[in-house]
RNA sequence: GUAGUCACGUCGGGAGAGACCGGCCCUGGGCCGGCGCCGAAGGAGCAACCGCCCCGGAAACUCUCAGGCAAAAGGACCGCGUGACGUC
Numbered sequence: 001g002u003a004g005u006c007a008c009g010u011c012g013g014g015a016g017a018g019a020c021c022g023g024c025c026c027u028g029g030g031c032c033g034g035c036g037c038c039g040a041a042g043g044a045g046c047a048a049c050c051g052c053c054c055c056g057g058a059a060a061c062u063c064u065c066a067g068g069c070a071a072a073a074g075g076a077c078c079g080c081g082u083g084a085c086g087u088c
Stems, first nucleotide, its partner, number of pairs: 001088001004085006011079003018035001020034006036069003042065001043063003049057003
C1' cells in the first nucleotide's frame, strides 16, 4: 500500500401493507375498541449449510409476540466515512 472481517455514524439509497369502521375529546390531531393486511427493527421456529462435529453456529425461508399499514419517524440490506484486526 492492500482483498477481507468487526465495530461505530447528525452521511446517501432503501420495500411491503386500510389516510379502514365505530366511539370519546376535538383546531390540527390524539386516545380506546374492532376487523382486514405487511415483513426488511427486534424476537421465535424449522432447516439447507458450516464448524473445533459430545455439541455448537445458522437465513432474505416460516411465524407474526413485538413492530408496521398517508406524511414524519423507523427500517434488514447496499454504498460511503472513521477506527481496529489483518491476508498478500
The RNA shown here (Glycine riboswitch aptamer) has 88 nucleotides and comes from Bradyrhizobium semiaridum. It matches the Rfam family "Glycine riboswitch aptamer". Gene Ontology term of the family: glycine biosynthetic process. The coordinates come from a structure-prediction model, not an experiment, and the mean pLDDT is 76. Of the family's consensus pairs, 91% are formed in the model.